This is a predicted structure of a 73-nucleotide RNA (transfer RNA) from Dinophyceae sp. TGD. Its mean pLDDT, the model's own confidence on a scale to 100, is 81. It matches the Rfam family "tRNA". Rfam links the family to the GO term triplet codon-amino acid adaptor activity. The family's RNA type in Rfam is transfer RNA.

[in-house]
RNA sequence: AGAUUCAUAACUCAGCUGGUAGAGUGACUGCCUUACAAGCAGUAAGUCGUCGGUUCAAGUCCGACUGAAUUUA
Numbered sequence: 001a002g003a004u005u006c007a008u009a010a011c012u013c014a015g016c017u018g019g020u021a022g023a024g025u026g027a028c029u030g031c032c033u034u035a036c037a038a039g040c041a042g043u044a045a046g047u048c049g050u051c052g053g054u055u056c057a058a059g060u061c062c063g064a065c066u067g068a069a070u071u072u073a
Base pairs, nucleotide, nucleotide: 001072002071003070004069005068006067007066010025011024012023013022019056027043028042029041030040031039049065050064051063052062053061
């Protein structure tokens, strides 16, 4: 320098053929307990890496950039 893959909640990851964002863990509140843990119920937490384009509508499609991993020379 070229090629491929990836970037979504604090963490690990889903998200199908474009149609208004989800799970587990963790945090917080309540119940339970003498108390803690476990269990049960609930709440909060995201401008989906950045900037553009296409579209009535983009996490999803297209381009550029940034970062990470793998690979070729």
Overview
The sequence is in RNAcentral, with records from ENA. The gene name in the source record is trnV.